[in-house]
RNA sequence: CGCUGCUCAGAGCAAAGCCGCCGAAAGGCGGUGACGCAGAGCCACGGGACUAACGCGAGCUAGCUCGCCAUGUCCGCCGGGCCGCCAGC
Numbered sequence: 001c002g003c004u005g006c007u008c009a010g011a012g013c014a015a016a017g018c019c020g021c022c023g024a025a026a027g028g029c030g031g032u033g034a035c036g037c038a039g040a041g042c043c044a045c046g047g048g049a050c051u052a053a054c055g056c057g058a059g060c061u062a063g064c065u066c067g068c069c070a071u072g073u074c075c076g077c078c079g080g081g082c083c084g085c086c087a088g089c
Stems, first nucleotide, its partner, number of pairs: 002089004012037002017032006035076001041082003045079003048074003055068005
C1' cells in the first nucleotide's frame, strides 16, 4: 500500500418507543433508551424513497378542499467520492 472482517484490544455510534424544543410537513436537535452497525464518520454526486410550505392549476367567490411541483428531507435504502481504528493475509 492492497484485500478481507474468521480472531484480538481499546473505544465509538445509537433503531423503535417516550419527553422537550425547532419545522407547514417530511424530518432535525437535546435527553432517555439499545434494535442494530467495521465506516451507523463526512459529502445529496447518480439512482431511490419521503414531504408539499411557496408557486401553478382546478372545484364555486372569501376561506376551504383537491391535483401538480423540491428549492425541503433521508448517507441506519443502494451505488459513488473523501477521511479513518484494530486484527488477519

Model confidence (mean pLDDT): 88 of 100. This is a predicted structure of an 89-nucleotide RNA (c-di-GMP-I riboswitch aptamer) from a Gemmatimonadota bacterium. It matches the Rfam family "c-di-GMP-I riboswitch aptamer". Rfam's curators write: GEMM was predicted in a large-scale screen for bacterial structured RNA regulatory elements. Genes associated with GEMM are involved in a diverse array of functions, including chemotaxis regulation, signal transduction, secretion and chitin. The sequence is in RNAcentral, with records from Ribocentre.